The RNA shown here (transfer RNA) has 74 nucleotides and comes from Thermogutta sp. It matches the Rfam family "tRNA". By type it is a transfer RNA. Taxonomically the source falls in Thermogutta (Bacteria, Pseudomonadati, Planctomycetota, Thermoguttaceae).

[in-house]
RNA sequence: GCCCCCUUAGCUCAGCCCGGCAGAGCAGCUGACUCUUAAUCAGCGGGUCGUAGGUUCGAAUCCUACAGGGGGCA
Numbered sequence: 001g002c003c004c005c006c007u008u009a010g011c012u013c014a015g016c017c018c019g020g021c022a023g024a025g026c027a028g029c030u031g032a033c034u035c036u037u038a039a040u041c042a043g044c045g046g047g048u049c050g051u052a053g054g055u056u057c058g059a060a061u062c063c064u065a066c067a068g069g070g071g072g073c074a
Base pairs, nucleotide, nucleotide: 001073002072003071004070005069006068007067010026011025012024013023020057028044029043030042031041032040050066051065052064053063054062
């Protein structure tokens, strides 16, 4: 220098191919249960979907550039 993959909640990741309400588990908070803790059960909160543009009635999803991380070739 060229090519490929990843970037979504505090953490680990689905969802992206094929555009239409942003999700799960764990963690956190509240309550129940318990002598207390843990476990269990019920509920609640938490997101500029890496950044900036473009396309579209509508973008996490399609297109472009850039950034960070990983890998391959030279």